The RNA shown here (small-subunit ribosomal RNA) has 1498 nucleotides and comes from Chloracidobacterium sp. Model confidence (mean pLDDT): 84 of 100. It matches the Rfam family "Bacterial small subunit ribosomal RNA". Its family is annotated with structural constituent of ribosome and ribosome in the Gene Ontology.

RNA sequence: AAACUGAGAGUUUGAUCCUGGCUCAGAAUCAACGCUGGCGGCAUGCCUAACACAUGCAAGUCGAACGAGAAAGUCCUUCGGGGCGAGUAAAGUGGCGCACGGGUGAGUAACGCGUGGGUUAUCUACCUCUGGGUGGGGAAUAACUCGGGGAAACUCGAGCUAAUACCGCAUAAUACGGCAACGUCAAAGCAGCAAUGCGCCUGGAGAUGAGCCUGCGUCCGAUUAGCUAGUUGGCGGGGUAAUGGCCCACCAAGGCAACGAUCGGUAGCCGGCCUGAGAGGGCGGUCGGCCACACUGGCACUGAAAUACGGGCCAGACUCCUACGGGAGGCAGCAGUGAGGAAUUUUGGGCAAUGGGCGAAAGCCUGACCCAGCAAUGCCGCGUGAACGAUGAAGUCUUUCGGGAUGUAAAGUUCGCAAGCAGGAGAAGAAUCAAUGACGGUAUCCUGUGUAAGCCCCGGCUAACUACGUGCCAGCAGCCGCGGUAAUACGUAGGGGGCAAGCGUUGUUCGGAUUUACUGGGCGUAAAGGGCGCGUAGGCGGCGCGUAAAGUCGGACAUGAAAUCACUGGGCUCAACCCAGCGGCUGUGUCCGAUACUUGCGUGCUUGGAGUGCGGGAGAGGCAAUCGGAAUUCUCGGUGUAGCGGUGAAAUGCGUAGAUAUCGAGAGGAACUCCAGUGACGAAGGUGGGUUGCUGGACCGACACUGACGCUGAGGCGCGAAAGCUAGGGGAGCAAACGGGAUUAGAUACCCCGGUAGUCCUAGCCCUAAACGAUGAAUACUUGGUGUGCGAGUUAUCUAGUACUCGCGUGUCGUAGCUAACGCGAUAAGUAUUCCGCCUGGGGAGUAUGGUCGCAAGAUUGAAACUCAAAGGAAUUGACGGGGACCCGCACAAGCGGUGGAGCAUGUGGUUUAAUUCGACGCAACGCGAAGAACCUUACCUGAGUUCAAGAUACGGUGAAGCGCUGGAAUCGGCGUGGCCGGGCAACCGGAGCUGUAUCAGGUGCUGCAUGGCUGUCGUCAGCUCGUGUCGUGAGAUGUUGGGUUAAGUCCCGCAACGAGCGCAACCCUUGUCACCAGUUGCUAGCAGUUCGGCUGAGUACUUUGGUGAGACCGCUGAUGAUGAAUCAGAGGAAGGUGGGGAUGACGUCAAGUCCUCAUGGCCCUUACGCUCAGGGCUACACACGUGCUACAAUGGUGAAUAACAAAGAGAUGCAAUCCCGCGAGGGCAAGCGAACCUCAUAAAUUUCACCUCAGUUCGGAUUGCAGUCUGCAACUCGACUGCAUGAAGCUGGAAUCGCUAGUAAUCGCAGAUCAGCAUGCUGCGGUGAAUACGUUCCCGGGUCUUGUACACACCGCCCGUCACAUCACGAAAGUAGAUUGCACUAGAAGUGGCUGAGCUGACCGCAAGGAGGCAGGUUACAACGGUGUGGUCUAUGAUUGGGGUGAAGUCGUAACAAGGUAGCUGUAGGAGAACCUGUGGCUGGAUCACCUCCUUU
Repeated sequence: AAACUGAGAGUUUGAUCCUGGCUCAGAAUCAACGCUGGCGGCAUGCCUAACACAUGCAAGUCGAACGAGAAAGUCCUUCGGGGCGAGUAAAGUGGCGCACGGGUGAGUAACGCGUGGGUUAUCUACCUCUGGGUGGGGAAUAACUCGGGGAAACUCGAGCUAAUACCGCAUAAUACGGCAACGUCAAAGCAGCAAUGCGCCUGGAGAUGAGCCUGCGUCCGAUUAGCUAGUUGGCGGGGUAAUGGCCCACCAAGGCAACGAUCGGUAGCCGGCCUGAGAGGGCGGUCGGCCACACUGGCACUGAAAUACGGGCCAGACUCCUACGGGAGGCAGCAGUGAGGAAUUUUGGGCAAUGGGCGAAAGCCUGACCCAGCAAUGCCGCGUGAACGAUGAAGUCUUUCGGGAUGUAAAGUUCGCAAGCAGGAGAAGAAUCAAUGACGGUAUCCUGUGUAAGCCCCGGCUAACUACGUGCCAGCAGCCGCGGUAAUACGUAGGGGGCAAGCGUUGUUCGGAUUUACUGGGCGUAAAGGGCGCGUAGGCGGCGCGUAAAGUCGGACAUGAAAUCACUGGGCUCAACCCAGCGGCUGUGUCCGAUACUUGCGUGCUUGGAGUGCGGGAGAGGCAAUCGGAAUUCUCGGUGUAGCGGUGAAAUGCGUAGAUAUCGAGAGGAACUCCAGUGACGAAGGUGGGUUGCUGGACCGACACUGACGCUGAGGCGCGAAAGCUAGGGGAGCAAACGGGAUUAGAUACCCCGGUAGUCCUAGCCCUAAACGAUGAAUACUUGGUGUGCGAGUUAUCUAGUACUCGCGUGUCGUAGCUAACGCGAUAAGUAUUCCGCCUGGGGAGUAUGGUCGCAAGAUUGAAACUCAAAGGAAUUGACGGGGACCCGCACAAGCGGUGGAGCAUGUGGUUUAAUUCGACGCAACGCGAAGAACCUUACCUGAGUUCAAGAUACGGUGAAGCGCUGGAAUCGGCGUGGCCGGGCAACCGGAGCUGUAUCAGGUGCUGCAUGGCUGUCGUCAGCUCGUGUCGUGAGAUGUUGGGUUAAGUCCCGCAACGAGCGCAACCCUUGUCACCAGUUGCUAGCAGUUCGGCUGAGUACUUUGGUGAGACCGCUGAUGAUGAAUCAGAGGAAGGUGGGGAUGACGUCAAGUCCUCAUGGCCCUUACGCUCAGGGCUACACACGUGCUACAAUGGUGAAUAACAAAGAGAUGCAAUCCCGCGAGGGCAAGCGAACCUCAUAAAUUUCACCUCAGUUCGGAUUGCAGUCUGCAACUCGACUGCAUGAAGCUGGAAUCGCUAGUAAUCGCAGAUCAGCAUGCUGCGGUGAAUACGUUCCCGGGUCUUGUACACACCGCCCGUCACAUCACGAAAGUAGAUUGCACUAGAAGUGGCUGAGCUGACCGCAAGGAGGCAGGUUACAACGGUGUGGUCUAUGAUUGGGGUGAAGUCGUAACAAGGUAGCUGUAGGAGAACCUGUGGCUGGAUCACCUCCUUU
């Protein structure tokens, strides 16, 4: 100077916060697969079978070490031959190299690797420097020649020969050995005319390389805890270049291990690479360093170096050749082949460069290397065009049919151009005087022509939307999840988004994940504190001083290879890539220094930790012995008689053989009432009658003493409820199992009667619990209030006690703080420190397996496969409870009358049918849609017919309509007849009808779960919300809760709330009283008339009508209440506390009802699912249910009186009077009235009189026969009514169930709508007119508050286990097979060492004989493969078997969640189809009620 520096989201719930897992977005890759594919540069390319390999090449070179030495060809020739080729090629002796370079990662958990050291314990060819030397001899042997064996590989014998090959002699130190004297050890020449050069021998030094040793670091498993005999050390040897048990003999008994030995699994290590903010985590391919290996195993030789990839020997497996005798081979070098696999290249060019070997050199060799080829395998760069261009072309998609989108996109105009092809030019890389380039006529430049886009995605996360198809199918999916007829999620299309020569998918790694937490987590309830103590190792540790300097801190130095990385520059046009400089590489070591803290050592503390002594008092602390009374049971005796006992109710059981009851006596065992208390003690489990003995701990007080002696505590040791086990006792009560009785659908249970283990004691095991405060131990610090236990103190009153203070224990409320919240809060879950234990999603599972312990039961340690996307905690709002509190309602109760029984009517189900059209189904379907099915209606069935149509529009044609005859059941068909209206002189035009074409039509067809509208219901219940504020992390709460009050969230008071809205109430209609106005068709008090009828005059007082007002408001009085709201009583009043009735229905619930009222999306039909007609059906009938009518009779029926009294309505295709006819239904004539006028229209129950006299009747009227009336085109199926006759069931209705609280129920009739006709239904109207309500325990419904909840589709919820079926993974199992390994024995190839060596033997010694030395051979030690036996470990498989997981519907029950209907859970034991039940002890993580204690406020 510059650079770098941390993102979250989806998913558990109705919603919330937390915990917690799963998933995604990122980066990377030696990758692979799918679709697609223009170019260049730079990289990279068998991750699998260290599987097997055909073929070629990959290590040779030197004639200046040596001997020997061709041929082809060519020239000459005297034809014999000679020259050149040529001292060349090839081969040999000899030298150097072949231990480098190249490959691979099998083995190896190791001094293998990394890092730092050591080597006085070492070597180092070639190279450099330096000292000295290089004299004189000898004997052989390849090649070669001859002969032999063999198929071959190869080999044997004889003979010749050289050297820088081999061997002596001489010389001999600054070499070697030795304490020394002294002894010992060497050599080679070649080239050159020569100078000289290159060699050779022997020392020294250096450089380089190598060996060995060592501190530290280096994966997982303890379900591997003990390992070790050359093992550990020593003495002495051997061996090596060198130390060393490396090897051997002897001696000693050591060595390693919880700081993890041994064993098992996995793995080459590092520089680095990927990721990450970093710390970390993962990886170790390409490049570089080290190691190991070279078909598998063993072995040595040579050499400076090897135990040797392209050397040797042996053994083994495999392959090949063979004449069967015998031989040959090793690509984990470069290419290449087969195999394996998802998968990885050319049998290329060149030594031009760099580097290596040999050589004096030229040079030769070099699959090292440099290049080229193949592959989108990766990174980087470039291109596929740019600008203008609207009538927004065509096409396509979509549409609300207007349009919109694709889209300036295209076309078009102007301009421009990677690759390729053709032509031309043409490098650097070459270093040197020159020559020398595989790549390559390549890169690059100029000219002409001219080519190139895909892939994925579009529900959220996550950028990007529509149409069609499909219809829980086909399919998608990373997670959540889409798809069951309107799919932005499937498939296709259009459009859009992203990336781009690529794009997606899959696999893997890191990240996100603070989800292993060093940085940086937790453990009361979410997973997680060991049941409790003592204590070992370990960890941590009070106040001072001194010292050391291990930790710590500072400085310097060395190292941390190069490459990589960061930065700064530079070179390829840029970039990738490459080069340079600088930094970094967080590490290790050495030296010097600092000394606060930690630490080591020494020392001190009359000390705040810890402990001891002294004095006290408290206590269900422990152990043992002994004593006691009450009660239960039993035995005996007395009294006494028929029951007792037990339950929801019963029964089993006991009892006349005398029970129960009661009295007395006795026996025996177990437990200790009251006191007794969130009181005491103990480490926990736990401990409760009295006394005695022994004994542990804590506390208080005041002094004295010791002087850090402390805290924690892995392993270890001890204690450890209940149940259970063993042995022996004991056994009253209770009581698993078991038996019986009940309950029940069943009842292996709950309840009852019995009853054995057990419960008790002694001794010994077991060792677990909700062993809980679900809260480890220790220490320190941090506002308070109030109880209680023990001890001590102060002062006063003056001692009964009270007040205050201190310490220890034990409760409760609460500040700060903490917590997800609940809550904790000096007894912390606060603030800190130390140590231990434990957790890491749910299930599988505390299971399997292995180990340890146990007599057993079992305990302890403790997985995985597989499976799910959750499981969970706390709190919130609802809903629910066989939870609680309060309140209301004809909800119950108190009453009255019904239904359910009968007959009939009507609706429904069912059945039937050609059709019996459709809808409605708990309340809230069923006299409902339907306020009126003979045809019509009508939607259904049968038959017949019709097809642009019953309708609209456009265009075209045309003398309509109508009438007559005829076929027919009819619509309709056929025939004939007839010849429309308006305008205009007319042609003609227009209209109507008919007809043709075309587009619309039509559908009571489907979907009410696509909808609108309307309606039902909770419910005329009193609720439902909002704004602002406040509280809470939040969902939410508050307000709206509380105390009163009300019909009411009505009102008042209080209150972190203050206000407001929709509901309530009121306003509206009607009815009850009065006033005013108005009087006809209403009325008539008085007056007048009268045919006696308000009939007439008259009047408008009354009734009445219908308009306007008044009136009622707890307004007044009193009482109660708190003074308030209000309530009760009273007065007045027509009416009194909403006066009665109606209309009015909050937010919402039920996918409630309706597509058949209507409207409407989508789908479906279109000579039919449309339309027309006739007939039939909707009216059927073994049956079941709902709603009604009429009855069963005397409170009645019948007859008579023609004796009374309404209201509200209706009337013109109508209501119809009077009169006449008919027994009657009705008929005839016909006045009046569009109605306060006329008519329907006599109201009935009632009243009076008479009869009936309790019966299937003078009750009841069904059914049936005959005869009629009315409506209507038509009463057969199928109308109503009338008359006569007939006279069924039925004598008040089982279980059950409905309505009603006053002008109500009950009872009586009247009217209306619909309607030609048809009502027991429906809607209204009035008449007569009751009874009862103590009250809220219970049933039903509702409201408010509260509580529990595992429910939220909300209890018609959720949910457990067996069984059955399918499927998946796992365990056990007689065994079987394989791999690996320990031990013992056997065996013994090659080789090396030792011994031997009678056979063989050139150099040296010797005159010779012979010797020295050597060799073959033999033998021995070690020893690979192999073999036998016996163990361990692991893997695979296994008839059968065991549980577990998952699955659309199945079977049996209902265990859990509410008090879940027996509270649940828990350790243990027994039992049972199953969930489970029962015993025993424990826990609250139990509801409810009561009591006690404590706390808060007053």
Lineage of the source: Bacteria > Acidobacteriota > Blastocatellia > Chloracidobacteriales > Chloracidobacterium.
RNAcentral records the identical sequence in 2 taxa.
The RNAcentral record of the sequence draws on ENA, RefSeq and SILVA.